[in-house]
């Protein structure tokens, strides 16, 4: 050059017959517990903007386009990263 896998919250990773994005784990914050700690349990836990608050509304699945009523998922480019042929 060709061929094939893989990029999704901070990190791993699930959704892939198109139809709530982030289940589920780790880390992290807060709380319980204990002298104190570890473990353990309970809660939060992507951005922005509104709202006193319950709560709404918009964006976000490497990145730009297409298809569609609707895209992580489908089609074309790009750019990473892995393997393979030459």
């Nucleotide at each position: 050059g060709c061929c094939g896998g893989g990029g999704u919250g901070g990190c791993g990773a699930a959704a892939c017959u198109g139809g709530c994005a982030u289940a589920c784990g780790c880390a992290a914050c807060g709380g319980a517990c204990u002298u104190a700690a570890a473990a353990u349990c309970c809660g939060u836990c992507g951005g922005g903007c509104c709202g006193c608050a319950a709560g709404g509304c918009c964006c976000u699945u490497a990145c730009c386009g297409g298809u569609u009523c609707g895209a992580u998922u489908c089609c074309g480019g790009u750019c990473c990263u892995c393997g393979g042929c030459a």
Notes:
This is a predicted structure of an 86-nucleotide RNA (transfer RNA) from uncultured Mitsuokella sp. Its mean pLDDT, the model's own confidence on a scale to 100, is 81. Its Rfam family is "tRNA". Its family is annotated with triplet codon-amino acid adaptor activity in the Gene Ontology. The sequence was found in a public genome assembly. The source organism's lineage runs through Bacteria, Bacillati, Bacillota, Selenomonadales and Mitsuokella.